[in-house]
Context: one part of a larger RNA
Parts: sequence; C1' cells; structure tokens
RNA sequence: UGACGGGGGCCCGCACAAGCGGAGGAACAUGUGGUUUAAUUCGAUGAUACGCGAGGAACCUUACCUGGGCUUAAAUGGGGAGUGACAGCUGGCGAAAGUUGGUUUUCUUCGGACACUCUUCAAGGUGCUGCAUGGUUGUCGUCAGCUCGUGCCGUGAGGUGUCGGGUUAAGUCCCAUAACGAGCGCAACCCUUACUGUUAGUUGCCAGCGGGUAGAGCCGGGAACUCUAACGGGACUGCCACCGUAAGGUGAGAGGAAGGUGGGGAUGAUGUCAAGUCAUCAUGGCCUUUAUGCCCAGGGCUACACACGUGCUACAAUGGCGGGUACAAAGGGUUGCUACCUGGUAACAGGAUGCUAAUCUCAAAAAGCCCGUCUCAGUUCGAAUUGAGGUCUGCAACUCGACCUCAUGAAGCUGGAAUCGCUAGUAAUCGUAUAUCAGCAAUGAUACGGUGAAUACGUUCCCGGACCUUGUACA
Repeated sequence: UGACGGGGGCCCGCACAAGCGGAGGAACAUGUGGUUUAAUUCGAUGAUACGCGAGGAACCUUACCUGGGCUUAAAUGGGGAGUGACAGCUGGCGAAAGUUGGUUUUCUUCGGACACUCUUCAAGGUGCUGCAUGGUUGUCGUCAGCUCGUGCCGUGAGGUGUCGGGUUAAGUCCCAUAACGAGCGCAACCCUUACUGUUAGUUGCCAGCGGGUAGAGCCGGGAACUCUAACGGGACUGCCACCGUAAGGUGAGAGGAAGGUGGGGAUGAUGUCAAGUCAUCAUGGCCUUUAUGCCCAGGGCUACACACGUGCUACAAUGGCGGGUACAAAGGGUUGCUACCUGGUAACAGGAUGCUAAUCUCAAAAAGCCCGUCUCAGUUCGAAUUGAGGUCUGCAACUCGACCUCAUGAAGCUGGAAUCGCUAGUAAUCGUAUAUCAGCAAUGAUACGGUGAAUACGUUCCCGGACCUUGUACA
C1' cells in the first nucleotide's frame, strides 16, 4: 500500500421487512448429468453452464457411426508434357457416389485462346493447444469509482490531491484545505414516449355542404379533427414560501400535458475471474497427407432404470361448455399474403380477385360484456396416453414432422425441507405478430398492445456493494 475480520462508524440495493404471484408434488415440452450405444458429434459447468452456441437435427444441415468409393471435391497461381475421342449424350454394374464401354467432335487473325488429362510445387483438416494469441463476450456493475501533470511531505515503499463538514442517483456540487489543475468514468449530447405549434394532405381522415345505399368516406368535395413525418416550442428547482453561509433540501405551493434524472432505451471507466470462445472468423506452434482430407447411401445427434434446471397445462364455479356481441398495437407478404365462391364436420382442397402494400391481404384479437346450461363430483374439471380414419409439406414422414376427426380419458383435489421474481401501467392475467423456416417437434426467443393490483413501518438481522477508520503471525 492492499486484502481480510463472527472490529467500529456511515450509506445504498426487491438485500431483508411489508405484500402479490410462482417453482419445489402431477403429466407433458425442452436442456443437462448419468447410463446405454456401432455412433448416441462438439462446446458451455457456483453466482457468470443447463428452452445456452442451435433465430428451426426426417435427407441436407452434420462435425459422429457403419458400409461403398476417390486421391484431389472447391479456390488459385507457376513450371513441364499431352489431348481436342475433353465436356455432353447414351448402355452395363451399382443403393448412390463411382466405375467400365459406345457415340458425337471448340474457336482462330494460325501467334494462340479455351477446356480437360497427367506430373511437380502447392492445397485440405469442425484435428490439438482459449494456459501461445487477435477479435469478440459474460461477470462484479450503470457499482462510483480509476488515474495523471506540477508542487509539497516522507531516507524509502509511498502519501497528499481523492481526506474533513454538508449534499447528491453520482469523486454530483458546495464549504474548508499544501495543494493547484487535468484525463477516463458520472451527467449532458443520441433514440423513443407523454403536451403542443408550423408546414404538408395520399393510399390515411370526414366536422360542415350536396349526392347515394340493404349497409359502408361509397361519390362530389373539404383541410377542420384524427393520423402520418419533417422542423420547432416546452422543464431549468426557472417562480413563490420556509430552512441553510453555500451547495442543496422540504411543500397535499403556483402555473403546467409533464416537476425536480418526467418514463423507457442505447451507452458499461481502470481492472477482476490465466472466466468463455482455435467449432463464426482470423492466427503462432504442433499433428495429419491413398488420410485426421474429399464424395456417397443408410443410421445416429430423437436411446432411457434414473437425477437436476427452465417452462407449459392443470388440479376448477372469480370456473367449464354453448350461443350472441365490442374494443388494440406492432409486424409480415410476389418461389408470397390471399378477399370472395364452391365442396368437406374439420385439417384442407378446387376455382377466382386484389396487392411489390397507410390502397389488397394475413386478420378472428383474446380476456371483456349479455343470455343459457352444469351444481361440487376425479365431475360437462383435467388433458396425458393409446386405437382407427384422414389432411398438408416434401424425392422421401418407418426410425423421426405438424395438423384434423371419432373413440380412449393416466396422473393430478394447491404441493416437505428449502427456494425465485416483482415497487406502477410494474406484478399478475389475456391474446397478437415476427425472425429462423419446404414443413415442423415454438409450451422457446424477440417484439406488440388489452385488462390491471397489493405493499414498503423501517434498516435490528440475512446477502452483495461503496466510503472512512481500526487490528493483523496474510501478500
């Protein structure tokens, strides 16, 4: 100087407390361990692995296994030699890859070009090392810290500044001060959301005027309103009161759409964990070169006594079922989204129209509200599992897809110890969309809106962290 303490002081955080809802028990989905296997490819492993890489494993992907083949599949360049019977087409063998026959024959300015074959140099490797590395990422932590120049102090390591008194979300600011300044962080600048003005008015809008319909901005028209999208305004403790030297604090003060960082996002200092990644990519070294490379078929990554994580559906009446009816936002669409019509109980199929989209379409929002029914039961709860018949995608659904219909109707009556999330448009609950994608194992992920709570006395305690101080046989 640090680190540590079941030392002290002071402060903060869904850390506890106060509340609400979960998970832990059940079935299923998914990931992992283990076991099994010819293979169940590889990586990730306390917090910081485990619906993670994977934002799509039937083939492909695919790296694994079994079997069959090749010696260069692809890229690129140089040297040498050869061919224009090379490539294509076609026959045999074959599961395919491949292999073996047959047949057809490029351009030219004659220098060559182009293609292929052979040879050589060269390649190839998801082989090893993340403890050789770059790049990139997680984490402490959006915590308030981490440093430098000059000066001063100390023999020196170092200290001071950065401490003290206040204050703040903040090393934020003020006062004081052997320190005075500065940098990286904090804050602000950026995006979005909440109010509003100007400009603009189609594909969006419809108040007033006219027309029109079974109905409809449907038509003429309008530019008010909504909205769209560009530029502005607006919030700064600016004003008032009180407290304070100041910074600032308090106010159920004013005004205002918004009040003290308005809400949300992006943004992650110096460093820590030899943290993760050589399988995104790049790269040193090592290993391999008729194989650890390349091509192909089939299988596997989907196994299953079990253990754990993350989810989904439930155990019902604040509910289930049937009928009627209302209100979103944000996205996607030409190899596409499809109105509408017809067939089918349905998944869907056959026609047909519009849309490269504020125009057409996916599209029905669902919880909600109204009416009816069930009457507390393992039930009209619950849906797993299984049987049968179908639909769709795709060369192909056996291993191993999703969906529809009928039948079947397990477990489960609120979950032990222990444990997780959340402070407001949040939790809870309800649907919608998208990426990936032929299809889909999506209950995942990422966005979007609808309905919409309870509680916080407080900081004694548990956990993590910041600062000051103290002790130390630790570095």

Small-subunit ribosomal RNA, 3' major domain from an uncultured bacterium, 475 nucleotides, folded computationally. Model confidence (mean pLDDT): 83 of 100. The RNAcentral record of the full RNA draws on ENA and SILVA.